[in-house]
Parts: sequence; structure tokens; C1' cells
RNA sequence: UUUUAACAAGGCGAUGGAGUUCGCCGAAAUUACCCGAAUGAUUUUGGGUUGAUAACUCCUACUUCUAU
Repeated sequence: UUUUAACAAGGCGAUGGAGUUCGCCGAAAUUACCCGAAUGAUUUUGGGUUGAUAACUCCUACUUCUAU
């Protein structure tokens, strides 16, 4: 630069990937919990805790313990 295909046979379910099942959404579904501070409120901000699953299994990363 050119051509073809796909773009709902999809997407989503608090931290990555894959398989299966379940549920949800059609521009939505989704974006955890605790404490403090600020604000009239909505919210903003600081600190902390658990978890790589919505559920099950496996891999990877992280954490703890033990052995070599």
C1' cells in the first nucleotide's frame, strides 16, 4: 500500500489464562469489605483486610510452612 474476514456465533459476574456449568446484560450487565478525615449532601481522600473462580478443575503470579 492492497485484499479478505470478523466486529451480538457477543459481552459481563472486585487482580491473569484455559475448560465446564450457572446466572445476568443488549450499551448494559460489572467495579468487595473495614476504619479515620473532609463535605449541607452527593462525594473526595488517607490507612487497612481477604481473594487471581460467579462455582468447580488446571496453569501462572503472590503469600505461609516443611524438605532437599

This is a predicted structure of a 68-nucleotide RNA (Fluoride riboswitch aptamer (crcB RNA motif)) from a Bacteroidota bacterium. It was read from a public genome assembly, where an Rfam model found it. Its mean pLDDT, the model's own confidence on a scale to 100, is 78.